[in-house]
């Protein structure tokens, strides 16, 4: 001490990401319970086994009572900028009468898997849902870097393209080089 390598530290994107407790609405007059009436052979998310059931299964109606969870909302607080989310493969747990298999929900780990970010539209999955979440496609917007062109030139404008293991730093350490 120019450029550049490795590691670290600190930052930026903005309707930025996630979490927590309380509250509110929805869930829902639903599930469920009791009584009565009706009906007449099935009953659980699906299959099988077991079990229950004509001493009345499942269903329907009336009356009386009557939830909860997940998800959502605005503010507050906290942690942050692969924040976080998704996918695949493993292990565990849960729910419904019991067991097994599958599906569903949830959770631990692995991958050097995918996505820069938010939004709108449109399908799909989940969901009680016209909420919302997730993911696919399309569209413009925005941040960043690279290239090109122009210019009022430490930058700005426009166009094209890439990806977060990225980008910025006149910061630190080590090595290399002079």
């Nucleotide at each position: 001490a120019a450029a550049a390598u490795a590691g670290g530290u600190a930052g930026a994107g903005g309707u930025g990401c996630a979490a927590a407790a309380a509250g509110a609405a929805u869930g829902a007059g639903u599930a469920c319970a009791a009584a009565g009436u009706u009906u007449g052979a099935g009953c659980u998310u699906a299959g099988g086994a077991a079990g229950c059931g004509u001493u009345g299964a499942a269903g329907a109606c009336u009356u009386u009572g009557g939830a909860a969870a997940g998800g959502u909302c605005g503010a507050u607080u906290u942690g942050c900028c692969g924040a976080a989310g998704c996918g695949a493969c493993u292990g565990g747990a849960g729910a419904a009468u019991u067991c097994c298999u599958a599906a569903c929900u949830u959770u631990u780990g692995u991958c050097u898997g995918c996505u820069g970010g938010g939004g709108a539209g449109u399908g799909g999955u989940u969901g009680a849902a016209a909420a919302a979440a997730c993911g696919g496609c399309u569209c413009a917007c925005u941040g960043u870097c690279a290239c090109u062109a122009c210019a009022c030139u430490u930058u700005g404008u426009a166009g094209u393209g890439g990806a977060g293991c990225a980008c910025u730093a006149a910061c630190c350490u080590a090595a290399u080089g002079g």
The prediction has a mean pLDDT of 78. Predicted 3D model of a 178-nucleotide RNA (Lysine riboswitch aptamer) from Salipaludibacillus keqinensis. It was read from a public genome assembly, where an Rfam model found it. It matches the Rfam family "Lysine riboswitch aptamer". From the family's description: Riboswitches are metabolite binding domains within certain messenger RNAs that serve as precision sensors for their corresponding targets. Its family is annotated with lysine biosynthetic process in the Gene Ontology.